Annotation: A computed fold for a 71-nucleotide RNA from a Minisyncoccota bacterium, annotated as transfer RNA. The sequence is in RNAcentral, with records from ENA. The organism belongs to Minisyncoccota, within Bacteria. Its Rfam family is "tRNA". About the family: Transfer RNA (tRNA) molecules are approximately 80 nucleotides in length. The family's RNA type in Rfam is transfer RNA. Its family is annotated with triplet codon-amino acid adaptor activity in the Gene Ontology.

[in-house]
RNA sequence: GGGCCUGUGGUUUAAUGGAAGAACGCCGCGUUCGCAUCGCGGAGAUGGCAGUUCAAUUCUGCCCAGGUCCA
Numbered sequence: 001g002g003g004c005c006u007g008u009g010g011u012u013u014a015a016u017g018g019a020a021g022a023a024c025g026c027c028g029c030g031u032u033c034g035c036a037u038c039g040c041g042g043a044g045a046u047g048g049c050a051g052u053u054c055a056a057u058u059c060u061g062c063c064c065a066g067g068u069c070c071a
Stems, first nucleotide, its partner, number of pairs: 001070007010024004018054001026042005047063005
């Protein structure tokens, strides 16, 4: 330098073009003498920029990061 794959809350992971969910974690409340457990509630995410489309996590291009192969 080139080919291929991957990129979603703090972590792990769903969502085959139609209102982004879940588990753990975090915060608050209840429960307790207190902690833990348990119950209820809450905050928090589509790597970036463009394109296609009525509508994009999804399709296309470029860039970025990681992995892998070739040179």